A computed fold for a 72-nucleotide RNA from a Candidatus Tiddalikarchaeaceae archaeon, annotated as transfer RNA. The coordinates come from a structure-prediction model, not an experiment, and the mean pLDDT is 82. The source organism's lineage runs through Archaea, Nanobdellati, Nanobdellota, Candidatus Nanoarchaeia and Candidatus Tiddalikarchaeaceae. RNAcentral holds the sequence, with entries from ENA. It matches the Rfam family "tRNA". Rfam describes the family as follows. Transfer RNA (tRNA) molecules are approximately 80 nucleotides in length. It is annotated as a transfer RNA.
RNA sequence: GGGCCUGUGGUCUAGCGGUAUGACGCCACCUUGACGUGGUGGAUGUCCCCGGUUCAAAUCCGGGCAGGCCCA
Numbered sequence: 001g002g003g004c005c006u007g008u009g010g011u012c013u014a015g016c017g018g019u020a021u022g023a024c025g026c027c028a029c030c031u032u033g034a035c036g037u038g039g040u041g042g043a044u045g046u047c048c049c050c051g052g053u054u055c056a057a058a059u060c061c062g063g064g065c066a067g068g069c070c071c072a
Stems, first nucleotide, its partner, number of pairs: 001071007010024003018055001026042005048064005
């Protein structure tokens, strides 16, 4: 330098154009003598960035950035 793949709450993850999914973790309450387990409720996302297409984009297109693999 070239090609391919990946980027989503604190962590992991689903999602292939129409309200962003689940688990773990976190907070409050119930339960316990207490901790844990269990139950109920809650908070937490500018979907890596910029631009484009579209009535509508995490999703499609272009350009970047970061990480990984391969080739040179």